[in-house]
RNA sequence: GCGGGUGUAGUUCAGUGGUAGAACAUCUCGUUGCCAACGAGAAGCCCGUGGGUUCGAGUCCCAUCGCCCGCU
Numbered sequence: 001g002c003g004g005g006u007g008u009a010g011u012u013c014a015g016u017g018g019u020a021g022a023a024c025a026u027c028u029c030g031u032u033g034c035c036a037a038c039g040a041g042a043a044g045c046c047c048g049u050g051g052g053u054u055c056g057a058g059u060c061c062c063a064u065c066g067c068c069c070g071c072u
Base pairs, nucleotide, nucleotide: 001071002070003069004068005067006066007065010024011023012022013021018055026042027041028040029039030038048064049063050062051061052060
């Protein structure tokens, strides 16, 4: 330099163009003499960045940045 993959909550990951979710973690409450475990609830992501298409974009298109793989 070229090609491919990937980027969404603190972490690991889902998400048919139509209200952004799960598990774990965190916080509160219940249960227990205490912890753990279990049960109930809560908070937290405008989706790497910038544009475009569309009535509507996490999703489609373009550019760009980070990481991973391959080729040279």

This is a predicted structure of a 72-nucleotide RNA (transfer RNA) from Endomicrobium sp. The coordinates come from a structure-prediction model, not an experiment, and the mean pLDDT is 81. The source organism's lineage runs through Bacteria, Elusimicrobiota, Endomicrobiales, Endomicrobiaceae and Endomicrobium. It was read from a public genome assembly. Its Rfam family is "tRNA". Its family is annotated with triplet codon-amino acid adaptor activity in the Gene Ontology.